[in-house]
Molecule: transfer RNA
Organism: Minisyncoccota bacterium
RNA sequence: GCUCUCGUAGUUCAAUGGAUAGAAUUCAAGUUUGCGGUACUUGCGAUGCAGGUUCGAUUCCUGCCGAGGGCA
Numbered sequence: 001g002c003u004c005u006c007g008u009a010g011u012u013c014a015a016u017g018g019a020u021a022g023a024a025u026u027c028a029a030g031u032u033u034g035c036g037g038u039a040c041u042u043g044c045g046a047u048g049c050a051g052g053u054u055c056g057a058u059u060c061c062u063g064c065c066g067a068g069g070g071c072a
Base pairs, nucleotide, nucleotide: 001071002070003069004068005067006066007065010025011024012023013022018055027043028042029041030040031039048064049063050062051061052060
C1' cells in the first nucleotide's frame, strides 16, 4: 500500500428492516440468615461518530475513527 472481518450495558453475548434493543454476570436495595455466603425479588445500566436509503435502521449503503486477520 491492497483486501477481509468486527465495533451493542462495567464484562461476556443475542436481536435475518417492524412491539418498550433482550439475557447472563457485575453493582445497588430488599427478603432469607445469629453474621457472612448461597438462594430469591426488584432496580440501575448500551447500539463507535457523521451522513444516506426507507413509512420504519442494531440490521442495508458511503465516509471517518478504533480493534483484529490475510497479501505485498